[in-house]
Molecule: small-subunit ribosomal RNA
Organism: Anseongella ginsenosidimutans
RNA sequence: ACAACGGAGAGUUUGAUCCUGGCUCAGGAUGAACGCUAGCGGCAGGCUUAAUACAUGCAAGUCGAACGGUAGCAGGGCUUCGGCCCUGUGAGAGUGGCGCACGGGUGCGUAACGCGUAUGCAACCUGCCUUCAGUUGGGGGAUAGCCCGGGGAAACCCGGAUUAAUACCGCAUAACACAGGGGCCCCGCAUGGGGAUAUUUGUUAAAGAUUUAUCGACUGAAGAUGGGCAUGCGUCUGAUUAGCUGGUUGGAGAGGUAACGGCUCACCAAGGCAACGAUCAGUAGGGGAUCUGAGAGGAUGACCCCCCACACUGGUACUGAGAUACGGACCAGACUCCUACGGGAGGCAGCAGUAAGGAAUAUUGGACAAUGGGCGCAAGCCUGAUCCAGCCAUGCCGCGUGCAGGAAGACGGCCCUAUGGGUUGUAAACUGCUUUUGUAAGGGAAUAAACCCCCGGACGUGUCCGGGGUUGAAGGUACCUUACGAAUAAGCAUCGGCUAACUCCGUGCCAGCAGCCGCGGUAAUACGGAGGAUGCAAGCGUUAUCCGGAUUUAUUGGGUUUAAAGGGUGCGUAGGCGGCCUGUUAAGUCAGAGGUGAAAGGUUGCGGCUUAACCGCAGAAAUGCCUUUGAUACUGGCGGGCUUGAAUAAAGUUGAGGUAGGCGGAAUGUGGCAAGUAGCGGUGAAAUGCAUAGAGAUGCCACAGAACACCGAUUGCGAAGGCAGCUUACUAAGCUUUGAUUGACGCUGAGGCACGAAAGCGUGGGGAUCAAACAGGAUUAGAUACCCUGGUAGUCCACGCAGUAAACGAUGAGAACUAGCUGUUGGCGAUAGAAUGUCAGCGGCACAGCGAAAGCGUUAAGUUCUCCACCUGGGGAGUACGACCGCAAGGUUGAAACUCAAAGGAAUUGACGGGGGCCCGCACAAGCGGAGGAGCAUGUGGUUUAAUUCGAUGAUACGCGAGGAACCUUACCUGGGCUUGAAAGUGAGUGACCGGCGCUGAAAGGCGCCCUCCCUUCGGGGCACAAAACUAGGUGCUGCAUGGCUGUCGUCAGCUCGUGCCGUGAGGUGUUGGGUUAAGUCCCGCAACGAGCGCAACCCCUAUCAUCAGUUGCCAGCAGGUAAAGCUGGGGACUCUGGUGAGACUGCCUGCGCAAGCAGUGAGGAAGGAGGGGACGACGUCAAGUCAUCAUGGCCCUUACGUCCAGGGCUACACACGUGCUACAAUGGUAGCUACAGAGGGCAGCGACCUUGCAAAAGGGAGCCAAUCUCAAAAAGGCUAUCACAGUUCGGAUUGAGGUCUGCAACUCGACCUCAUGAAGUUGGAUUCGCUAGUAAUCGCGUAUCAGCAAUGACGCGGUGAAUACGUUCCCGGGCCUUGUACACACCGCCCGUCAAGCCAUGGGAGCCGGGGGUACCUGAAGGCCGUUGCCGCAAGGAGCGGCUAAGGGUAAAACUGGUGACUGGGGCUAAGUCGUAACAAGGUAGCCGUACCGGAAGGUGCGGCUGGAAUACCUCCUUU
Repeated sequence: ACAACGGAGAGUUUGAUCCUGGCUCAGGAUGAACGCUAGCGGCAGGCUUAAUACAUGCAAGUCGAACGGUAGCAGGGCUUCGGCCCUGUGAGAGUGGCGCACGGGUGCGUAACGCGUAUGCAACCUGCCUUCAGUUGGGGGAUAGCCCGGGGAAACCCGGAUUAAUACCGCAUAACACAGGGGCCCCGCAUGGGGAUAUUUGUUAAAGAUUUAUCGACUGAAGAUGGGCAUGCGUCUGAUUAGCUGGUUGGAGAGGUAACGGCUCACCAAGGCAACGAUCAGUAGGGGAUCUGAGAGGAUGACCCCCCACACUGGUACUGAGAUACGGACCAGACUCCUACGGGAGGCAGCAGUAAGGAAUAUUGGACAAUGGGCGCAAGCCUGAUCCAGCCAUGCCGCGUGCAGGAAGACGGCCCUAUGGGUUGUAAACUGCUUUUGUAAGGGAAUAAACCCCCGGACGUGUCCGGGGUUGAAGGUACCUUACGAAUAAGCAUCGGCUAACUCCGUGCCAGCAGCCGCGGUAAUACGGAGGAUGCAAGCGUUAUCCGGAUUUAUUGGGUUUAAAGGGUGCGUAGGCGGCCUGUUAAGUCAGAGGUGAAAGGUUGCGGCUUAACCGCAGAAAUGCCUUUGAUACUGGCGGGCUUGAAUAAAGUUGAGGUAGGCGGAAUGUGGCAAGUAGCGGUGAAAUGCAUAGAGAUGCCACAGAACACCGAUUGCGAAGGCAGCUUACUAAGCUUUGAUUGACGCUGAGGCACGAAAGCGUGGGGAUCAAACAGGAUUAGAUACCCUGGUAGUCCACGCAGUAAACGAUGAGAACUAGCUGUUGGCGAUAGAAUGUCAGCGGCACAGCGAAAGCGUUAAGUUCUCCACCUGGGGAGUACGACCGCAAGGUUGAAACUCAAAGGAAUUGACGGGGGCCCGCACAAGCGGAGGAGCAUGUGGUUUAAUUCGAUGAUACGCGAGGAACCUUACCUGGGCUUGAAAGUGAGUGACCGGCGCUGAAAGGCGCCCUCCCUUCGGGGCACAAAACUAGGUGCUGCAUGGCUGUCGUCAGCUCGUGCCGUGAGGUGUUGGGUUAAGUCCCGCAACGAGCGCAACCCCUAUCAUCAGUUGCCAGCAGGUAAAGCUGGGGACUCUGGUGAGACUGCCUGCGCAAGCAGUGAGGAAGGAGGGGACGACGUCAAGUCAUCAUGGCCCUUACGUCCAGGGCUACACACGUGCUACAAUGGUAGCUACAGAGGGCAGCGACCUUGCAAAAGGGAGCCAAUCUCAAAAAGGCUAUCACAGUUCGGAUUGAGGUCUGCAACUCGACCUCAUGAAGUUGGAUUCGCUAGUAAUCGCGUAUCAGCAAUGACGCGGUGAAUACGUUCCCGGGCCUUGUACACACCGCCCGUCAAGCCAUGGGAGCCGGGGGUACCUGAAGGCCGUUGCCGCAAGGAGCGGCUAAGGGUAAAACUGGUGACUGGGGCUAAGUCGUAACAAGGUAGCCGUACCGGAAGGUGCGGCUGGAAUACCUCCUUU
């Protein structure tokens, strides 16, 4: 400089991650419809369904300048007033011409030369128009109309007479026309075509009108226009449609056509089409274009333009330049209408309109003013073409609904933490301004230029030019001006994420929402309403459909180890692809040029409507097709050569390669014999079974069949399946070397053919072992299984079938390239024990690279090329139907409806495992004592009840909340009361309150009576009561809305972070490893280095000592004193009390160890390896517990779910469970005597002591607010006596009687005392609990609560005081590492199949009912063609008849396709059905694949295969040191 202007994503699988993959959304569009809403204008569009049926009107006529001529009208005349005649004009109808084949509609049919594009016609036609040449002479006979008559309901028809033409027919003339013959020239593309000049024979024309300007007529040539035909290429789906075809394919001939042609016909030949998809079936008008898309594409074919097809359905021709004719004809059919029943009429897929269908689509409008068309000389007529208007927000575009100011941030609404704040919101009010729109008034178009008429001019009076005149449906519309006045004008959807926009109330898995994910089970930004907000706006949403996003069919631009996907393997046909050099060609390819690619649309520029939409002009583009010229690198064709690909040859070599035969030993089984005796066998343990009729074991002999130990190895061979004793024969292959031969002979390979484990099938053999099925025995809840004993098919052989496997490296074949190291097999080469020697295989590790990752990595899953196969969400389903194959089993091919929002792959963190390793714990084991049996106490369940208040429920509820229910407590029940309330606060007011009394009542309460203030600065204050109002109250609900507190895992050793590093990421590393510890305690190592919460320590008690201090404690020495006594003086020594300190740290020694540390009857020490005990509880888990301790959100009750009172209940009692007490006795009971604690409590108290009582206790009562007094006696123990094994001198329940105490009150329902009574129970089944030392066991003492006490409970205290631990296999719990996983609500997980129930779609099905197409036969209209003696006609010809063709109709048998069907098969879906437990962990028998058999079901078993199996041991190999 040129070119280019354009490409966004999100949600959803998981605990989280990456990937694969589907579903869904955001965008654009529409001939739309529906819901809500609606001011105006411009431009456009408007039956997508029933090509269903149509009332009514209109949509094609015109020409008197082709013709005859009438009614009527005007004038005139005549008249017998009936009418007639003449002249002019002349509707309608008729003859004739042209038009009606255009314009307009629709999309049925059609998969086709229909359409598109490009060619061709040497095989054609073309009215009107243009040009050129020539001609237009002369005749004839009819016919409609009109008139008359007739038939018919009508439509209409018939007969007679008469008449015209640019209607019809001869005749003449006639060629550059047509046909035939002969000669010349030129050309091409095969048949052939063209030309010239002369030549010959034959055939064929015409029309006139008139205003004299013209308009016509005929022939020929040419043009233009329009058409016809042919051909190349392109043009939907299905192969579960594979073969189709008889005029079929071709020939030569004839007919036919405008023309070629099997277009038709006779004859001859046997062809033609098809995997590059014929035939058949389904669907469909095609194109320009439209929508979308970055594009390539995909979808569509409304409006506009071109082509085609159709016109009620089917067929047929006629006329004509043109039709097989939308508003023509004939026939058949269906339908509708008229009818006098004899016959007739009709075709809106023209414009309006109607009915119907439908979610749905307009006026029975105006005008020919313009544009265009037909006719006409013209005027003009016709024109539902067209131009306009009407209706509809159907779409696109434009405008408006006001603008500025205005804070007391008003009222109202809504929300809140509510004396207040926020928001609606400058929004409103209010002030000022503007006037688009609107209303009113006034003005007011362009579209019109022509034709035509008049005038003028030019040249040749006929055309052209100029001027004037005439013509507007839309429309008094657009537009302009003026006045008025914010005046007339905003909705719809949404607001959980995607996706812009949030709160309150209502509702309570209901009602409902939802495009996907998903919301709703009492605090819903997701439902409904409200307030607010967001988005768009005269619209906004929804639905439907298309493209996009989706690279999710991938040409651009995908994949196939494990996600879906490599064929089981080879050979090979077609096809695709193909080595080096060279020549030629120019098909592909590339370049230039020419033609075409309609217009409109799209796009760029410019322009016109005030702008835009819309419209106009010009350009570019139109990526295509055809022709032509050139280029020749590459590909292709043809030719020549080459050797490196490939093959061959020679030599060597290798092996479980294959087929057939022969031989061998071991083992097993069977048989025989011998010998021998009681078992054998089998299992987790057993049993079935075998055995005294002699098994098993042992020895010898014999036979049979099958398989080949060791060697043997991630070793070898083969295409795969597969192949293993030795040997022989035949046979195939690989590799190496030589570089001798051929000379690209190659690669791949749809169909096809062959091979193809095991199981299985057929026939015939064989049958030792093993072993589906089966039988028996076990196991078990069951056990159609796993285990055991038997055992048949089968396993083996031959021949045939079958044709599938996890037929796997889950990896197609071939070729080339891309670091290496190492082991090994077979060659070659070299040789020295060297070296990167080399070729072909088989393994391991690894670089680059790739991959979602795991991993792959010269044996690729890397980088490229060629060919084949296969995939496109999960399920339904490898199923159904169809077809092919098979003897069968079955195989191959292979869907849909319906249903889900996932299904999957790899990896991560956890959790889990009847996985592994290491370790710990009263976890087991070893011990001691209990529980489970009894009676009682206490708690719970259950039941009962008016109530038996509530909560706690595996461990982690159950002597728990409750550390104390007779009333109270109390929350429950019954009954009686109160309603600002039982209680607190503010408080006008009152002056008392308190206290006492009476009546009533069960009490609460109600009704009364008596007594009654203080201080004062006189303002008031204190105290008490207390109206109204405000505030109550609730042990009502939600512990799944919460705080706090608590239990548990667990005093387990763990849980995390920062930075760095690794990984796409989740995440990992650190924290793993080797040691060690009670400990993530410490040490060492290490891509980690540090840190935090936990552990430990710091705190308390206790064990020793020192010191300080001595009262209420102590008393050695001194003194006093007593019956005795620290009783007294005194003392601080001791004990003790309670302050402060010391002490223990593996510090020292020995051994082991790198260290940390461990060990030791070590030393020392009161204590030794944490001395003992306590407090202390990481991140978290259990939606654990508690709304009834308390607090608290929300909800609920308010003369009650609040509150007061009395009584009752919480204490019930057939039962069941937990926790305890007391026992069953002699290691004991009873009685007497006697000793030694600690820690606590005490004034409404502890209470010595005395008296009384047998006693509980009572009456007195000192001392003590406590190291002083007291509870207080400690008990077991010690000593003595007695009891002698028993339901007892054990045991004390139960019951009776009498008492004591507390208290208002012991009836329900207290404790204690005395006497009497004297139950069960003689050591406890399965099972289960606690405890490792001052512990268990055992003994008593104290305290809280409390009037008293149901305490045997709880919490503490001391006394006496053991046994055992080999050890970690097992049970339980826990920690770390590792492994598997389909679990993540995390194994109390997940999950499979039958059966039962409901719903849905679908297969089969005796059949039944339809549909379209084809075939055969019968019949056969109109028309056409052919034939034809009779009839008509002079004739031409016609009628009639016959034949052919042929729509339609009928009959028949098949095929295809759809609906339906008793019954039947499986499938899918569905909060809580049944049976089991198959799979996921080693899933408790590893699983899975193929096959066979069996079984309610998952499934089991046999045979072969796979690892997509865990664990363990060994071997081999590799890596690192």